RNA sequence: GGCCCCGUAGCUCAACUGGAUAGAGUACCUGACUACGAAUCAGGCGGUUACAAGUUCGAAUCUUGUCGGGGUCACCA
Repeated sequence: GGCCCCGUAGCUCAACUGGAUAGAGUACCUGACUACGAAUCAGGCGGUUACAAGUUCGAAUCUUGUCGGGGUCACCA
C1' cells in the first nucleotide's frame, strides 16, 4: 500500500434487517435495610449510534469519503 471485518452509555453487549421514544447488564449516585459496612431491594444519572456528506416521508441500520482498531496479502534484504 491492496482487500476484508468492526466502531452504539465509563465497560460488556442488544435494537425483529429502514418505522417513529436507542435499551439491558455492570459500574457510578441517592434512598431503604444494618450498630457500621458488604450483600440485597427500590429509584436515578449517563448517548453527536466514530466523523462528514448522500439516498429516503423516515437511517444505529443503506451508499460514499475520512479517522481509529483488528485480520490477511504484498512491498521492503
Predicted 3D model of a 77-nucleotide RNA (transfer RNA) from Saprospiraceae bacterium UBA7328. It matches the Rfam family "tRNA". Its family is annotated with triplet codon-amino acid adaptor activity in the Gene Ontology. Rfam describes the family as follows. Transfer RNA (tRNA) molecules are approximately 80 nucleotides in length. Its mean pLDDT, the model's own confidence on a scale to 100, is 81. Lineage of the source: Bacteria > Pseudomonadati > Saprospiria > Saprospirales > Saprospiraceae.